Transfer RNA from Candidatus Peregrinibacteria bacterium RIFOXYB2_FULL_32_7, 73 nucleotides, folded computationally. It was read from a public genome assembly. It matches the Rfam family "tRNA". About the family: Transfer RNA (tRNA) molecules are approximately 80 nucleotides in length. Rfam links the family to the GO term triplet codon-amino acid adaptor activity.

[in-house]
C1' cells in the first nucleotide's frame, strides 16, 4: 500500500424483506432464608463508532473517516 471482517446495555452477543432496539450474565428492589447462596417476581441501563447522503422513515442502504482483528504485498 491492497483485500476482507467487526464496532449495538457494564460484559458476551442477537437484531438482513428499512417501520420508533432485545437476550444471557452482571447490577438494583422485593419475596424466600436465622443469614448467605440458589430460586421466584419486578426495575434501571444503549438516540446502535463519527460525519454526510438516499428515503415519508435508517442500527439496517450508499460515501468518507476512526479504532480493532485477519490475509496479501
Nucleotide at each position: 500500500g491492497g483485500g476482507c471482517g467487526c464496532u449495538u446495555a457494564g460484559c458476551u452477543c442477537a437484531g438482513u424483506u428499512g417501520g420508533u432496539a432485545g437476550a444471557g450474565c452482571a447490577u438494583c428492589u422485593g419475596g424466600u432464608u436465622u443469614a448467605c447462596a440458589c430460586c421466584c417476581a419486578g426495575g434501571a441501563g444503549g438516540c446502535c463508532c463519527a460525519a454526510g447522503g438516499u428515503u415519508c422513515g435508517a442500527a439496517c442502504c450508499c460515501u468518507u473517516g476512526a479504532g480493532c482483528g485477519c490475509c496479501c504485498a

Model confidence (mean pLDDT): 83 of 100.